[in-house]
Context: one part of a larger RNA
RNA sequence: GCCAACGAGUUACGGUGUGCAGCAAGGUUAAGGACUUUAAGGUCUGGAGCCGAAGCGAAAGCGAGUCUUAACAGGGCGAAUUAGUUGUAUGCCGUAGACCCGAAACCGAGUGACCUAUCCAUGGGCAGGAUGAAGCGAAAGUAAAAUUUCGUGGAGGUCCGAACCGUUUAGCGUUGAAAAGCUAUCGGAUGACUUGUGGAUAGCGGAGAAAUUCCAAUCGAACUCGGAGAUAGCUGGUUCUCCCCGAAAUAGCUUUAGGGCUAGCCUCGGAAUAGAGAGAAACGGAGGUAGAGCACUGAAUGGUCUAGGGGGCUUCACCGCCUACCGAAGCCUAUCAAACUCCGAAUGCCGUAUUCUUAUAUCCGGGAGUCAGACUAUGGGUGAUAAGAUUCAUAGUCGAGAGGGAAACAGCCCAGACCAUCAGCUAAGGUCCCCAAGUACAGAUUAAGUGGGAAAGGAUGUGGAGCUGCCUAGACAACUAGGAUGUUGGCUUAGAAGCAGCCACUCAUUUAAAGAGUGCGUAAUAGCUCACUAGUCGAGUGGCUCUGCGCCGAAGAUUACCGGGGCUCAAAUCUGUCACCGAAGCUAUGGCUUUUUGGAAGUGAGAACUUCUAAAAGGGGUAGGGGAGCAUUGUAUAUGGGUAGAAGCUGUACCGUAAGGAGCAGUGGACAGUAUACAAGAGAGAAUGUUGGC
Repeated sequence: GCCAACGAGUUACGGUGUGCAGCAAGGUUAAGGACUUUAAGGUCUGGAGCCGAAGCGAAAGCGAGUCUUAACAGGGCGAAUUAGUUGUAUGCCGUAGACCCGAAACCGAGUGACCUAUCCAUGGGCAGGAUGAAGCGAAAGUAAAAUUUCGUGGAGGUCCGAACCGUUUAGCGUUGAAAAGCUAUCGGAUGACUUGUGGAUAGCGGAGAAAUUCCAAUCGAACUCGGAGAUAGCUGGUUCUCCCCGAAAUAGCUUUAGGGCUAGCCUCGGAAUAGAGAGAAACGGAGGUAGAGCACUGAAUGGUCUAGGGGGCUUCACCGCCUACCGAAGCCUAUCAAACUCCGAAUGCCGUAUUCUUAUAUCCGGGAGUCAGACUAUGGGUGAUAAGAUUCAUAGUCGAGAGGGAAACAGCCCAGACCAUCAGCUAAGGUCCCCAAGUACAGAUUAAGUGGGAAAGGAUGUGGAGCUGCCUAGACAACUAGGAUGUUGGCUUAGAAGCAGCCACUCAUUUAAAGAGUGCGUAAUAGCUCACUAGUCGAGUGGCUCUGCGCCGAAGAUUACCGGGGCUCAAAUCUGUCACCGAAGCUAUGGCUUUUUGGAAGUGAGAACUUCUAAAAGGGGUAGGGGAGCAUUGUAUAUGGGUAGAAGCUGUACCGUAAGGAGCAGUGGACAGUAUACAAGAGAGAAUGUUGGC
């Protein structure tokens, strides 16, 4: 991992609804007892007790009333308006382990010091070599000492190094040879050394040269059993089918935020009013948003005017004058505001003896689930007018929604899947090929593969519209010729001659025209050129504004910025037109089923139920509510299959809307079905499920 088997809402008691049954103003027995030939049973008895038929009050108590109270007032709770009770089935709740599995832990009673820690008692072990303390002796030395030298001596948590004890570093090993080792290397090795045997200390504890270290491969509190099915607002799992409806991810409160409770939203049953509900039109209302505005409150531009202030003049003081200084208020002008408003929509909201379309709405009761929401569009807040961000509001979709489109793609666009069909029409989106349908039509644009990724900014790209200058008295471009003189203007300067720089009413002359000079150039000149003019030529040529489509700007990390091929009067873009394709949409035909309404038949006292039939409207669905069934095991009754072959197993083209059910053949070799009712250890794919097999 696969296969098989096992594996999770049960049971008791109590409560509360619903269905059915009995009796009914009553209902019912419990324990016990008696009888009994199928006995954990049945029948009879047993009226104790319980519930109901009367309530109110704390109570005494009174009673269709009672309590409060001074009250015959008012008010509260009742009656008037009567159905219960017992059993059974079932939904849910409570108390119990209460759907199943799962802690880490807590407590109690015991078992452990054969591992290891420390201690006690009694024993054992430590090759060899080195060093050479004290003391002692001798000699030298001294007044005597001290002292020195040489011997002797053999101390030491001394040195080197085996056994022994340890384990520094590296490698290997790391499903190992080994749940801690091997190899090399290394530390101690007469000591706080090491070791044998016996003994002591026990878990709220012991021991500890102290590391939360050790106490039997277990230690921030050992192990075993018990309390015990501890508790788990947490995770996982929870087993057959079909039919009808169908949510929520919100509010309030919560030691509350991933949990609850109540409400909201779902479902099922019942009731009543008489139609309340939803939508559209019309009409009537309240309001201060968008916008706009500056009349208020504030912010805020320039001017004007001017109170006041500063400065200056004058004056010894007052007065006075001036001011390109500051400047309140006023006026003119240009603006801004969520917490400004002289104004002010659209929507939305409330309403109606109106009209139209629909079929909900309300109340009572049983059962829930939901309280992590997501994105998109729009209006806002927070943020950076960031986020697949966050938080509100309104709507949609997903959630719980399949189908078609968007290459692929929960939340986008179209559209809501009962089933079948080798029928038709459409939506979004498409029609060259992949790929169903136009290589469709008409007109234009684009040359960038723009289309098929991007900004500020930049540009004789190109189309359209408009305004305007010059032009047959010859424009624009090109070519030919001229482009002169006073003069090298003055100044400056080494020089400054049109052209380093400064100055200037930058003048004047000759001219068709020619600047006291537009650039290049020289040390300065020179030289080339331009403006300007004439000629040649012969028709358009410049500038500006708005606008369509393009160009550059454009560098990234897996091969990719049309899905691909490929596309250029298009298969790109814009405008218009017709046709076609295209979905589980709509239509057509057949079928199943639900609800409502009507009809017929049957049953029944009736209510009603069952069957058939017609019409209309429905049948996506998670959590969840409701309904109807299939299968398994057993029991009772009936039936009656089987050695002329039961169950089981294998195969199979049959039947049923499904769970499922037959038939036949083989195998197998003795039990097994059908109908009705009842009772459940009653359905397996998941739980790192359990056990077995492979």
Model confidence (mean pLDDT): 85 of 100. This is a predicted structure of a 694-nucleotide part of an RNA (large-subunit ribosomal RNA, domain II) from a Deltaproteobacteria bacterium. The organism belongs to Myxococcia, within Bacteria. It matches the Rfam family "Bacterial large subunit ribosomal RNA". The full RNA is in RNAcentral, with records from ENA.